[in-house]
RNA sequence: GCUUUAUCGAGAAGGAUGGAGGGACAAGGCCCUGUGAAAUCCUAGCAACCCGUGUCGGUGACCAUAAUCAUUGAGCCGGGUGCCAACUCCUUCCCGCGAUGUGUGGGGGAGAUGAAGC
Numbered sequence: 001g002c003u004u005u006a007u008c009g010a011g012a013a014g015g016a017u018g019g020a021g022g023g024a025c026a027a028g029g030c031c032c033u034g035u036g037a038a039a040u041c042c043u044a045g046c047a048a049c050c051c052g053u054g055u056c057g058g059u060g061a062c063c064a065u066a067a068u069c070a071u072u073g074a075g076c077c078g079g080g081u082g083c084c085a086a087c088u089c090c091u092u093c094c095c096g097c098g099a100u101g102u103g104u105g106g107g108g109g110a111g112a113u114g115a116a117g118c
Base pairs, nucleotide, nucleotide: 001118002117003116004115005114006113007112008111013043014042015041016040017039021032022031023030026092027091028090029089045083046082049080050079051078052077054076055075056073057072058071059070060069061068088110093107094106095105096104097103
């Protein structure tokens, strides 16, 4: 980098350096930002995608219990990632509803992250 697949309305910030940008790309909006952007580092935190002869609990099989086996948790611990303004900030293509309030619902596309494969 490509393919497949799951998820994307929740959640979680302080400090140091840094100095003007940032919210993926393009366009249009709308926002964030000298009360300090991006980026890097430190320390916390969130989440629960993956791993574990780990640990604790639940359920089922067996069954008097224990043990054993299976399964499960969004429990704990350790490890690999990710994330910490706004729905993936919103829209862009298609369809429905609605009727000119340019709204609303669904799907697609694109993207992000994890896992697996190449």